The RNA shown here (Glycine riboswitch aptamer) has 107 nucleotides and comes from a Chloroflexota bacterium. Its Rfam family is "Glycine riboswitch aptamer". The family has 44 seed sequences and 9,425 matches in Rfam 15.1. From the family's description: This family represents the bacterial glycine riboswitch. It was read from a public genome assembly, where an Rfam model found it. Its mean pLDDT, the model's own confidence on a scale to 100, is 79. The model forms 91% of the base pairs in the Rfam consensus.
RNA sequence: GCUGCUUCUGGAAGAGAGAUUCUGUCAAGGAACAGGACGCCGAAGGGGCAAGCGACAAGUUAGCCAACUUGCGUGAAACUCUCAGGCAAAAGGAUUCCAGGGGCAAG
Numbered sequence: 001g002c003u004g005c006u007u008c009u010g011g012a013a014g015a016g017a018g019a020u021u022c023u024g025u026c027a028a029g030g031a032a033c034a035g036g037a038c039g040c041c042g043a044a045g046g047g048g049c050a051a052g053c054g055a056c057a058a059g060u061u062a063g064c065c066a067a068c069u070u071g072c073g074u075g076a077a078a079c080u081c082u083c084a085g086g087c088a089a090a091a092g093g094a095u096u097c098c099a100g101g102g103g104c105a106a107g
Base pairs, nucleotide, nucleotide: 002107003106004104005103006102007101008100009099010098011097012096013095018038020037021036022035023034024033025032039087040086041085045083046081047080048079052074053073054072056071057070058069059068060067061066
């Protein structure tokens, strides 16, 4: 110096769903906040599991560390749940690309 993995920062792109309604606060209104009502979304975060795998447990067959069955463990997501979050704009936003800063392993 290069490659791989990972993390952070900056820039660009980035979906879905009620600007729903009631009461209160704020100088009016809107927004926001608090407490309700009904209806929704999935792409912050979080939860769940299929095949497979297991040198684990029990049982059966066999007779040589095997096969089968049932448990248990492990096991992914953009699937699913809708806890959280969100449902005009703003903010946020999985993910993708570019640039840069760290960390780790091996060559």